[in-house]
């Protein structure tokens, strides 16, 4: 996908054909559903007619015909319902019956003759409440008898034919048993009756194939199994019943147990199959459970009887009725399934001699979208693409010719009219039905849902929601931008239905016969021997069961295909056909398979001759070792381990020596070896015994492979008697390690290791590879025979190994020893876990083995290989990463940053390395986001429009803290169109609000580590892999060799900046050797370009050159040479990427929020709090030092609101004048250094915190909360624990200047610049990062990973259990109804 007797959710217009209690074989209230026949029979017997009578009222006879009960026939055994039971000859198929039966019906043929007793009914009495019954008189028949006649038949016996074994069939004898019925009719007219034989049509039995599942059901049976005999049947037969005999079924599955009616045929399927048995048909069983027989032609009988039992109803409580698995129908149960409907009008049935009656069979209607089919809900035109919806990039799309709008048209549904076929007829009959159908009316008018839209799968979009709600078939969706949830508009997809849930088949070759596997995924049996089975060399002859081929029979019909026809068409439904692939019987055919029978030798085995070997078994013997125990000899320890202790030793160990015992195992040889069926087998040597190869001919003559079951062997450890016990060593004992250590280490030591006997029966019993035979490319070693030999070799059989093609294989791999190609038999195997458990059987003494489930529960488990990470995995090698040194943090007081804490607020953010002197390169207002209070509301700016105005501003006045609030005065140009202004109104604002996990940009880190990829070949199914490894060499994927790889790109270096040396040009504001002037003095001035110097542009370094090593690359040297030497030094420079790493608060942007506030102005406060933790720095703690005096030497910056010279005041910060300079020009400017003085180890002339007083200066303004100066004031602190940071050379350390922010400054910070100026590195063992190769792996959010066990309470599911309890079954006993 396809189906269905379905059902439920939404929806719903019409007709045709179908089709509807699958559950409670659950209980039933009413009605109906088998009954006919007076032409069998006694009876009752209306109405009419006739006749007679007659009181006229009417009685009598007669015909007439209806006709309830009853007798009698025929039917009721069919029709009609269920699927409970049934694994069976039930049921299909195909056979048999010489082992039978047949009422009605048909054809033949023969008879029907003469009598008899009763009994329903009816009449009388009776019982009962009722059902129903009793007694006695009377009556008929096509109801019973009883005689006669007699054919066929039976029962005895003869010939004769014939078949299929028993036997049958015809023809004959003798005797005996052996039947009837009327009725009717105008009519000997028609229907009955009795026999007998045929037929047709239906039953009975009997056999062969076929027909579920479960061996955790292996044994079953005593009437069993067969024979006589006798009974019994419509008829065979243990069918029954004596008797004999011990047979009968079974692994090809008896027996048990579970579940089931079966076919036809239905659904699916390419078929093979699977799967089912609704409607129809066919065959069976049933009939409230259960037994029973009666009547019959036929029952053990749905609408019959008798019994026993349940249950429901009726009763007068003594007793009785009653069976809806018929049709309606009702309860119930269930998700669930219709009317208590017309009519016998057709079909078909039963009775009749017919009319007829009767039929809930049936024929129609009803009901339900249950289900096939079929028609409809309009159609042409209609672009301003309307208007709403929806979506936008705001242009526009899109619902959509869709609608409106205009022309038309009637299917269907509604009214009116007409109106059938089915009715077979000469005529009369129709329930359905005034229906099907035809004709007019009117008017688009009254007729569209449903699922779906993340992928499988056609169809996407906005909101809403925010891991919530909820969605799912499988993945898997939802956590603030959800094409996946939820509603919306809009698309698909089907349409009176759509979807959903059950269920089947189907993909699924996922049980595989078409058509699978088993070294590692699930699966090869521990081995061998065999038994049944199954398969088997080569010839030749029969035979013809298997195989084929033809022919007849049969396979029901319906059904499925095919043609062809009727309903307007389809579904439906006729009708031809072909098909039913099966079975059966028959005739052939004979290559193959199988039987039989004669042959063969190649497989197989026997014989001869040799060889091999740790093949077995059971004796004897041998040395080393260990221990032990005697004896010396000697004396303090042994021993043992990473270190140690426990042990043992002066009672003399250990060591060494000789001697004796005692078990056990057997160096070296020894191998990728040998034998063995597998377990396994090792000292030598002897006896028994298997075996396997070789060579060579000979014998048998297919004897062969395989093997369920079965039998036997079968490592270790373990059981069981008994010996043995040297070392070893489970449990246990101490001792250590540890957090503990029931362990790894160590001292002892018991079982057991060993031997004989008996059990177990298992192992990674592995080559994870069953066993046989056949083929199929090679190189190479080795072990055992055998030949040839030119003594170089080299052949061939049979084995044990290595490696490599075709091929196979998911890869990894196998690869003449296959996992190859084929062939025959075996064992296995079917997601994972539950579990190799549990329950059962069966082995064991016991451990336990061995066959072996199932609920449950999971979407995976697994397997090769690939890329990465990562290992307390290897290797190589690098980094101030250790080590080696300097100095430092950690302790102090202070600074400054975070955390905490507090607060109205103490705005935010940054948090391991990679957050903490960090955004902040200047918080006192400002800044300023935070708090508190005042205010404004198009708003602080800008544009554009509307429209009054002539404002704004500005200056006073008042209130306020200040913004702002009020009042007053003033107030424009104009060419008269405007301009221009600014309040007003509107449309656009603002947000340091939120998301760094929606983003851009920028940053930080691993890391200036050497590393990321690519194009094209090649390899591989593939991912992927090579390049990029591999030996070298470097800082370096640097450069060289090599090479299925060539080459490229981003890194890497090198260009690029500076700095060291030198050269050229230029020489002011730099600089001054030489020449001149000048000064107390100074490049001050003429002047020069020699030198510093300054800025431009060249040089110069490149393993160039020597030497030595290497194939090169490159490396080595105190090389040379040079300012500089091996990237010189030092900046920028940061691959691919990781870290959802930072930052929405520096900026920008997507969403989302705030909009009299979450915007925005203001004043004041706060960001500077302080028990307390950290991080980063300062100054110290002093003598390599402080203090006082003195005397030098830079760079690199800065400067008009500015840096100041220089003069004066003031101790001092400073402050008053004054000068140069927009700067190589003026200025701002060194300190450690050195020279001297002094202090003398003190908490000090160290140290400068914290306090007071005074002042300076910045600014509107230093209280919260400025730096600075003087004077007092003088705290902790005497070198700092675990622990840690930073440096490898002009570095560290140590001195001081600058300078950005800036009004001033909390700067002790940051970013620069120069002066002095070191120690050290043997080395990669060890930590920390990293980079290459290589390995393992169950990780890939990637070892901060993944994962195992035990446990609280509460659930599911199973397994046990002392006991208690129910149904159901089998046995065996006892009571035992109908009945036969």
């Nucleotide at each position: 996908g396809g189906a269905u007797g379905a059902a439920c959710g939404c929806u719903a217009g019409c007709g045709g054909c179908a089709u509807g209690g699958a559950u409670a074989a659950g209980g039933c209230a009413u009605g109906c559903a088998a009954g006919u026949c007076g032409a069998g029979c006694g009876g009752u017997g209306a109405a009419g007619c006739u006749c007679a009578c007659u009181u006229c009222g009417g009685u009598g006879a007669g015909u007439g015909g209806a006709u309830c009960a009853g007798c009698g026939g025929c039917g009721a055994a069919c029709g009609g319902g269920u699927g409970a039971g049934u694994a069976a000859c039930g049921c299909g198929u195909g056979a048999a019956c010489a082992a039978c039966u047949u009422g009605c019906c048909c054809u033949c043929g023969a008879c029907a003759c003469a009598g008899g007793g009763a009994u329903a009914g009816c009449c009388c009495c009776g019982g009962g409440a009722a059902a129903c019954u009793g007694g006695a008189g009377u009556u008929a028949a096509u109801a019973c008898c009883u005689g006669a006649u007699g054919a066929a038949g039976u029962a005895c016996u003869g010939u004769u034919a014939c078949g299929c074994a028993u036997g049958u069939a015809a023809c004959g004898g003798c005797u005996a048993c052996g039947a009837a019925a009327g009725a009717u009719u105008g009519a000997u007219u028609u229907c009955g009756g009795u026999c007998g034989a045929g037929g047709a049509g239906a039953g009975g039995u009997u056999c062969g194939c076929g027909u579920c599942c479960c061996a955790u059901u292996a044994g079953u049976u005593a009437g069993u199994u067969g024979g006589u005999a006798g009974g019994g049947u419509a008829a065979c037969g243990g069918c029954u019943u004596a008797c004999c005999a011990a047979g009968a079924c079974g692994a090809a599955g008896a027996u048990g147990g579970g579940u089931a009616g079966c076919u036809g045929g239905u659904c699916u399927g390419a078929g093979a199959g699977g799967a089912u048995g609704a409607u129809c048909a066919g065959c069976c069983a049933c009939a409230c459970u259960g037994g029973g027989a009666c009547u019959g032609a036929g029952a053990c009988a749905c609408g019959g009887c008798c019994c026993a039992g349940a249950c429901u109803c009726c009763u007068a409580c003594g007793g009785g009725a009653g069976g809806c698995u018929g049709c309606a129908g009702u309860c119930g149960a269930g998700a669930a399934u219709a009317u208590u409907c017309g009519g016998c009008a057709a079909u078909g049935g039963g009775c009749g001699a017919a009319a007829g009656c009767c039929u809930g069979a049936c024929c129609g209607a009803g009901u339900g979208a249950u289900g096939c089919c079929g028609c409809g809900u309009g159609a042409a035109g209609g672009a301003u693409g309307a208007a709403g919806g929806c979506c936008u990039u705001c242009g526009g799309g899109u619902u959509g010719u869709a609608a409106a709008c205009u022309u038309c048209u009637g299917u269907c549904a509604a009214g009116a009219g007409g109106g059938a076929c089915g009715a077979a007829u000469a005529a009369c009959u129709g329930a359905c039905g005034g229906u099907a159908c035809c004709u007019c009316u009117a008017g688009a008018g009254g007729a569209a849902g449903c699922c779906c839209c993340g992928g499988c799968u056609a169809a996407a979009u906005a909101c809403g929601u925010g891991c919530c709600a909820g969605c799912a078939g499988c993945c898997g969706c939802g956590g603030u931008a959800a094409u996946a949830c939820g509603g919306a508009g809009g698309a698909u997809g089907c349409a009176a239905g759509c979807g959903u849930u059950a269920u089947c088949c189907g993909g699924a070759u996922u049980c595989a016969u078409u058509g699978g596997g088993u070294u590692u995924a699930a699966a090869g049996g521990g081995u061998g021997c065999g038994u049944a089975g199954g398969c088997g060399g080569a010839a030749u002859a029969u035979u013809a069961a298997g195989u084929c081929a033809g022919u007849g029979g049969u396979g029901a019909a319906a059904u499925c295909c095919u043609g062809c026809a009727g309903c307007u068409u389809a579904a439906c439904u006729g009708u031809a056909g072909a098909a039913c692939u099966g079975c059966c019987a028959u005739u052939g055919a004979u290559a193959c398979u199988g039987g039989u029978a004669u042959u063969c030798u190649u497989g197989a085995a026997u014989a001869u001759a040799g060889u091999u070997g740790a093949g077995g078994u059971g004796g004897g013997c041998g040395g080393a070792a260990u221990g032990u125990g005697u004896a010396a000899u000697g004396u303090a320890g042994c021993g043992g381990u990473g270190a140690a202790a426990u042990g043992c030793u002066u009672a003399g160990a250990u060591a060494u020596u000789a001697c004796a015992c005692a078990g056990a195992a057997c160096a070296c040889c020894g191998a990728u070896u040998g034998c063995g069926a597998a377990g396994g087998c090792a000292g030598c040597u002897c006896a028994c015994u298997a075996a396997a190869c070789u060579a060579a001919u000979a014998u048998u003559g297919a004897c062969g492979c395989u093997g369920a079951g079965g039998c036997a062997c079968g490592a270790a450890a373990g059981c069981g008697u008994g010996g043995g016990g040297a070392g070893c060593g489970a449990a246990c004992a101490g001792g250590a390690u540890u957090a503990g250590a029931u362990a790894c280490c160590c001292u002892g030591g018991u079982a057991g290791u060993c031997c004989a006997c008996g059990c177990u029966g298992u192992a990674a019993a592995c080559u994870a590879u069953g066993a046989u035979c056949a083929c199929u490319c090679g190189c190479u070693g080795u072990u055992g025979g055998c030949a040839a030999u030119a003594c170089a070799u080299c052949g061939u059989c049979a084995g044990c190994g290595g490696c490599u093609g075709a091929g196979c294989g998911a890869a990894a791999g196998c690869a003449u020893u296959a996992a190859g190609u084929g062939a025959u038999c075996c064992a296995c195997c079917u997601g994972g876990g539950g579990a190799g458990u549990a329950c059962g059987g069966u082995c064991g003494c016991a451990a336990g083995a061995u066959u072996g489930a199932a609920a449950c529960u999971c979407a995976a488990a697994g397997g090769a290989a690939u890329u990465g990470a990562c290992g307390g995995g290897g290797g190589c090698c690098c980094g101030c990463a250790c080590a080696a040194g300097c100095g430092g943090a950690g302790g102090a007081a202070c600074a400054u940053g975070u955390g905490g804490u507090u607060u109205a607020a103490u705005u935010c953010g940054a948090u391991g390395a990679u957050a903490c002197g960090c955004g902040a390169g200047g918080a006192a207002c400002c800044u300023u986001a935070c708090c508190u209070g005042g205010g404004c509301u198009u708003a602080a700016a800008u544009g554009c429009a509307g429209g009054a105005c002539g404002a704004c501003g500005u200056u006073c006045g008042c209130c306020g803290a200040a913004a702002g609030g009020u009042g007053a005065a003033u107030u424009u140009c104009u060419u008269c169109g405007g301009a221009c202004g600014g309040a007003c109104u509107g449309c656009a604002a603002g947000g340091u609000g939120c998301u760094g996990c929606a983003u851009g940009g920028c940053u930080g880190u691993c890391g200036u580590c050497a590393g990321c990829u690519c194009g094209u070949g090649c390899c591989g199914u593939g991912a992927g892999g090579u390049g990029u490894c591999g030996g070298g060499u470097u800082a370096a994927g640097u450069c060289c060799c090599a090479u299925a790889a060539c080459g490229a790109g981003c890194g890497c270096a090198a260009c690029c900046c500076u700095u060291a040396u030198c050269g050229u040009u230029a020489g002011u504001u730099g600089c001054c050797a030489g020449c001149g002037g000048g000064u107390a003095a100074u490049g001050c001035c003429g002047g020069g370009g020699a030198c510093u110097c300054u800025a431009a542009c060249g040089a110069a370094a490149c393993u160039g050159c020597c030497g030595g090593u290497g194939u090169a690359a490159a490396c080595c040297g105190u090389g040379a040479g040079g300012a500089a030497g091996g990237u010189g030094g030092g900046g920028a420079u940061g691959a691919c990427g990781u870290c959802a790493a930072g930052u929405c608060a520096g900026c920008a942007c997507g969403g989302c929020c705030c909009u009299u506030a979450u915007g925005u102005c203001c004043a004041g406060g706060g960001c500077u709090a302080c028990a307390c933790a950290c991080g980063u720095g300062u100054u110290a703690c002093a003598a390599u030092g402080g203090u006082c005096g003195g005397u030098a030497c830079a760079a690199a910056g800065g400067g008009c609101a500015g840096c100041u010279a220089c003069c004066u005041g003031g101790u001092g910060a400073c402050a008053g004048g004054a000068u140069g300079c927009u700067a190589a020009u003026c200025u701002c400017u060194a300190a450690a250094a050195c020279c001297g003085a002094u202090c003398u180890c003190a908490g000090u002339u160290c140290g400068g915190a914290u306090u007071g007083a005074a002042g300076u200066c910045u600014g509107c303004a230093a209280c919260u909360c400025g730096a600075c100066u003087u004077c007092a004031u003088g705290a902790a602190g005497c070198u700092g624990g675990a622990u840690u940071c930073g440096c490898u050379a002009g570095u560290a350390a140590u001195c001081g200047c600058g300078c950005a922010u800036c009004a001033g400054c909390c700067a002790c910070g940051g970013c620069g610049c120069g002066g002095u100026g070191a120690a050290u590195a043997c080395g990669u063992u060890c930590c920390c990062g990293g980079g290459c190769c290589u390995u393992g792996u169950a990780c890939a959010c990637a070892c901060c990973g993944c994962c195992c066990g035990u446990c609280a309470a509460g659930c599911c599911a199973u397994g046990g259990a002392a006991g208690c309890u129910u149904g159901g079954g089998g046995u065996a006993c006892a009571u035992g109804a109908a009945g036969u």